[in-house]
RNA sequence: CAUCACAAAGGAAAUGGUGUCUUCCUCAUAACCGCUCCAAAAAGCUGAUGACGCCUGCAAAAUG
Numbered sequence: 001c002a003u004c005a006c007a008a009a010g011g012a013a014a015u016g017g018u019g020u021c022u023u024c025c026u027c028a029u030a031a032c033c034g035c036u037c038c039a040a041a042a043a044g045c046u047g048a049u050g051a052c053g054c055c056u057g058c059a060a061a062a063u064g
Base pairs, nucleotide, nucleotide: 009026010025011024012023013022016055017054018053019052020051021050034045035044036043
């Protein structure tokens, strides 16, 4: 220096924070980076979650 394995750990899951769980990636050249339409682009659409709970933001409605 290169390769492999293990341990420990880190990272990711289309818009924020946090807890739990699940899945994925492996030292970053990875996991990941939504959907419809299109050759592509353009145009249009949904959602603060991968799932659940809480908080925050946004939107609508009702009550005071």
Predicted 3D model of a 64-nucleotide RNA (Fluoride riboswitch aptamer (crcB RNA motif)) from a Bacteroidota bacterium.
Lineage of the source: Bacteria > Pseudomonadati > Bacteroidota.
It was read from a public genome assembly, where an Rfam model found it.
The coordinates come from a structure-prediction model, not an experiment, and the mean pLDDT is 77.